[in-house]
RNA sequence: GGGUUUGUAGCUCAGCGGGAGAGCACACGGCUGAAGACCGUGGGGUCGGGAGUUCAAUCCUCCCCAAACCCA
Numbered sequence: 001g002g003g004u005u006u007g008u009a010g011c012u013c014a015g016c017g018g019g020a021g022a023g024c025a026c027a028c029g030g031c032u033g034a035a036g037a038c039c040g041u042g043g044g045g046u047c048g049g050g051a052g053u054u055c056a057a058u059c060c061u062c063c064c065c066a067a068a069c070c071c072a
Stems, first nucleotide, its partner, number of pairs: 001071007010024004018055001026042005048064005
């Protein structure tokens, strides 16, 4: 330098045009003599950045940034 994949909650990830979600973590309540485990409720995201297509973009296209891998 070229190519492929990935980037979504604090962490690990799903979601691939029309509701942004799960588990763990965190807070509160229940339970307990207390704590853990368990049960319930809740908070937390401008979906890596920008532009384009579309009535509508996490999703499609282009550019940039970052990471991993391959080629040179």
Background
Transfer RNA from a Candidatus Nanoarchaeia archaeon, 72 nucleotides, folded computationally. NCBI's taxonomy places the organism under Archaea, Nanobdellati, Nanobdellota, Candidatus Nanoarchaeia. Its Rfam family is "tRNA". Rfam links the family to the GO term triplet codon-amino acid adaptor activity. Rfam classes the family as a transfer RNA.